[in-house]
RNA sequence: UUAUGCGAUAGAGGUGCGACACGCCAAGAGUCCUUCGAGGUAGACAUCCCGAUCGAGGAUCUCGAAGAAAAAGGGGCGGUCGCCGAAACCUUACUGACGCGGGAAGCAGCAGGGUUGGGUGGCAAGAAAAUAUCUUGUCAACUGUCACCUCACGGAUUUGAGGUGGAGCGCUAUCCAACGA
Repeated sequence: UUAUGCGAUAGAGGUGCGACACGCCAAGAGUCCUUCGAGGUAGACAUCCCGAUCGAGGAUCUCGAAGAAAAAGGGGCGGUCGCCGAAACCUUACUGACGCGGGAAGCAGCAGGGUUGGGUGGCAAGAAAAUAUCUUGUCAACUGUCACCUCACGGAUUUGAGGUGGAGCGCUAUCCAACGA
RNA backbone atom coordinates (compact mmCIF):
# COMPACT_ATOMS: atom_id res chain seq x y z
C1' U A 1 0.00 0.00 0.00
C1' U A 2 -3.72 -3.57 -1.43
C1' A A 3 -7.07 -7.11 -0.01
C1' U A 4 -9.66 -9.80 3.78
C1' G A 5 -13.77 -10.13 8.64
C1' C A 6 -21.82 -11.02 10.11
C1' G A 7 -15.04 -7.80 14.04
C1' A A 8 -14.62 -3.26 17.53
C1' U A 9 -14.76 2.07 18.31
C1' A A 10 -15.96 6.96 16.61
C1' G A 11 -18.46 9.79 12.95
C1' A A 12 -21.26 12.21 8.36
C1' G A 13 -26.01 13.40 5.35
C1' G A 14 -30.00 18.48 7.51
C1' U A 15 -36.45 22.14 6.61
C1' G A 16 -32.42 15.10 9.64
C1' C A 17 -35.42 11.17 12.96
C1' G A 18 -38.17 10.28 17.32
C1' A A 19 -39.84 10.54 22.65
C1' C A 20 -41.69 13.43 26.94
C1' A A 21 -46.73 15.42 27.92
C1' C A 22 -43.24 20.17 30.51
C1' G A 23 -45.44 25.35 29.09
C1' C A 24 -48.51 28.20 25.74
C1' C A 25 -51.92 28.24 21.49
C1' A A 26 -55.60 27.13 17.61
C1' A A 27 -59.17 23.76 16.41
C1' G A 28 -62.32 19.87 18.30
C1' A A 29 -67.29 23.02 19.88
C1' G A 30 -71.74 25.94 22.03
C1' U A 31 -70.18 19.62 19.62
C1' C A 32 -70.99 15.63 23.68
C1' C A 33 -74.13 16.56 27.97
C1' U A 34 -78.64 18.28 31.55
C1' U A 35 -83.74 20.09 31.79
C1' C A 36 -88.28 21.51 29.38
C1' G A 37 -91.65 21.54 25.06
C1' A A 38 -93.17 19.50 20.34
C1' G A 39 -92.87 15.45 16.66
C1' G A 40 -92.63 10.35 15.93
C1' U A 41 -92.36 4.52 16.31
C1' A A 42 -90.12 -0.22 17.92
C1' G A 43 -86.17 -1.04 18.96
C1' A A 44 -81.73 0.93 21.53
C1' C A 45 -77.02 -0.23 23.59
C1' A A 46 -68.96 3.08 20.31
C1' U A 47 -67.60 -1.18 14.42
C1' C A 48 -69.94 -6.40 14.10
C1' C A 49 -72.10 -10.96 16.77
C1' C A 50 -74.16 -13.24 21.38
C1' G A 51 -75.95 -12.28 26.29
C1' A A 52 -77.30 -8.94 30.27
C1' U A 53 -79.71 -4.09 30.80
C1' C A 54 -83.20 -0.16 29.11
C1' G A 55 -87.76 0.72 26.10
C1' A A 56 -95.63 1.29 24.45
C1' G A 57 -95.41 4.31 31.94
C1' G A 58 -93.08 5.93 24.48
C1' A A 59 -86.85 4.62 24.65
C1' U A 60 -83.04 5.34 20.38
C1' C A 61 -84.07 9.46 16.86
C1' U A 62 -85.63 14.77 14.79
C1' C A 63 -86.64 20.02 15.80
C1' G A 64 -86.82 24.27 19.27
C1' A A 65 -85.60 26.91 23.99
C1' A A 66 -82.67 27.53 28.35
C1' G A 67 -78.25 26.02 30.89
C1' A A 68 -73.47 24.55 30.28
C1' A A 69 -67.85 22.64 31.91
C1' A A 70 -66.58 19.60 28.34
C1' A A 71 -62.88 16.02 27.26
C1' A A 72 -59.78 12.58 24.48
C1' G A 73 -56.92 11.40 20.30
C1' G A 74 -54.44 14.29 16.63
C1' G A 75 -51.79 19.41 15.50
C1' G A 76 -48.48 24.26 15.87
C1' C A 77 -44.63 26.97 18.65
C1' G A 78 -41.16 26.60 22.56
C1' G A 79 -38.43 23.48 26.13
C1' U A 80 -35.98 18.87 27.78
C1' C A 81 -34.06 14.20 26.36
C1' G A 82 -32.46 10.07 23.15
C1' C A 83 -30.32 9.39 18.53
C1' C A 84 -28.19 8.77 12.45
C1' G A 85 -32.26 1.84 10.50
C1' A A 86 -32.16 7.47 13.35
C1' A A 87 -37.25 5.87 12.32
C1' A A 88 -41.58 4.43 9.51
C1' C A 89 -44.56 0.70 7.27
C1' C A 90 -46.18 -4.59 6.25
C1' U A 91 -46.66 -9.53 8.22
C1' U A 92 -46.62 -13.80 12.06
C1' A A 93 -47.09 -15.21 17.15
C1' C A 94 -47.84 -13.73 22.24
C1' U A 95 -49.43 -10.32 26.02
C1' G A 96 -52.16 -6.17 27.81
C1' A A 97 -55.92 -2.34 28.25
C1' C A 98 -60.92 -0.16 26.89
C1' G A 99 -66.09 -1.20 26.84
C1' C A 100 -72.00 -4.03 31.37
C1' G A 101 -69.85 -9.45 30.23
C1' G A 102 -67.72 -12.57 26.26
C1' G A 103 -65.80 -13.09 21.15
C1' A A 104 -64.04 -10.84 16.45
C1' A A 105 -62.06 -6.36 14.42
C1' G A 106 -59.43 -2.09 15.88
C1' C A 107 -55.56 0.09 19.74
C1' A A 108 -50.82 -0.48 22.61
C1' G A 109 -46.29 -3.35 23.77
C1' C A 110 -42.29 -7.08 23.11
C1' A A 111 -40.05 -10.78 19.77
C1' G A 112 -39.15 -13.04 14.63
C1' G A 113 -39.23 -12.06 9.24
C1' G A 114 -39.54 -8.40 5.10
C1' U A 115 -39.35 -3.20 2.53
C1' U A 116 -37.45 1.92 2.58
C1' G A 117 -30.37 6.36 2.00
C1' G A 118 -32.81 11.35 3.22
C1' G A 119 -36.06 15.54 3.07
C1' U A 120 -39.60 18.45 -0.36
C1' G A 121 -43.56 18.88 -3.90
C1' G A 122 -47.65 16.90 -7.29
C1' C A 123 -51.33 12.94 -7.92
C1' A A 124 -54.19 8.69 -5.89
C1' A A 125 -56.03 5.82 -1.70
C1' G A 126 -56.80 5.41 3.64
C1' A A 127 -57.23 7.60 8.83
C1' A A 128 -59.15 11.92 11.19
C1' A A 129 -64.26 16.76 13.04
C1' A A 130 -60.93 19.00 9.65
C1' U A 131 -58.54 22.38 3.34
C1' A A 132 -54.50 20.91 10.09
C1' U A 133 -51.74 16.53 10.12
C1' C A 134 -50.27 11.40 9.45
C1' U A 135 -49.56 6.64 6.54
C1' U A 136 -48.86 3.98 1.88
C1' G A 137 -48.00 3.83 -3.40
C1' U A 138 -46.37 6.42 -7.70
C1' C A 139 -44.02 10.48 -10.40
C1' A A 140 -40.67 14.71 -10.47
C1' A A 141 -36.51 17.23 -9.66
C1' C A 142 -33.08 18.15 -5.16
C1' U A 143 -29.55 16.31 -1.73
C1' G A 144 -25.63 13.09 0.81
C1' U A 145 -22.57 8.69 -0.27
C1' C A 146 -19.96 5.06 -3.30
C1' A A 147 -18.49 3.03 -8.26
C1' C A 148 -17.40 3.98 -13.43
C1' C A 149 -16.58 7.54 -17.46
C1' U A 150 -15.37 12.61 -19.38
C1' C A 151 -13.29 17.55 -18.74
C1' A A 152 -10.21 21.44 -16.08
C1' C A 153 -5.78 22.32 -13.00
C1' G A 154 -2.49 19.21 -15.80
C1' G A 155 3.34 14.09 -14.22
C1' A A 156 0.22 11.45 -10.92
C1' U A 157 -2.49 11.74 -6.30
C1' U A 158 -5.80 15.38 -4.65
C1' U A 159 -9.55 19.04 -5.68
C1' G A 160 -13.57 20.96 -8.67
C1' A A 161 -17.40 20.39 -12.54
C1' G A 162 -20.47 17.20 -15.59
C1' G A 163 -22.81 12.36 -16.96
C1' U A 164 -24.56 7.27 -15.86
C1' G A 165 -25.76 3.76 -12.20
C1' G A 166 -26.26 1.26 -7.19
C1' A A 167 -28.07 0.97 -2.15
C1' G A 168 -27.78 2.08 4.61
C1' C A 169 -26.59 -5.69 5.33
C1' G A 170 -24.09 1.04 2.73
C1' C A 171 -20.08 5.17 3.40
C1' U A 172 -15.73 7.67 6.08
C1' A A 173 -11.69 7.40 9.87
C1' U A 174 -8.90 4.57 13.41
C1' C A 175 -7.79 -0.07 15.75
C1' C A 176 -7.65 -5.49 16.09
C1' A A 177 -7.29 -10.64 13.88
C1' A A 178 -5.74 -13.82 9.80
C1' C A 179 -3.41 -14.17 5.06
C1' G A 180 -0.53 -12.31 0.87
C1' A A 181 2.85 -8.95 -1.83

Predicted 3D model of a 181-nucleotide RNA (Lysine riboswitch aptamer) from an Acidobacteriota bacterium. It matches the Rfam family "Lysine riboswitch aptamer". Its family is annotated with lysine biosynthetic process in the Gene Ontology. Taxonomically the source falls in Acidobacteriota (Bacteria, Pseudomonadati). Its mean pLDDT, the model's own confidence on a scale to 100, is 76. It was read from a public genome assembly, where an Rfam model found it.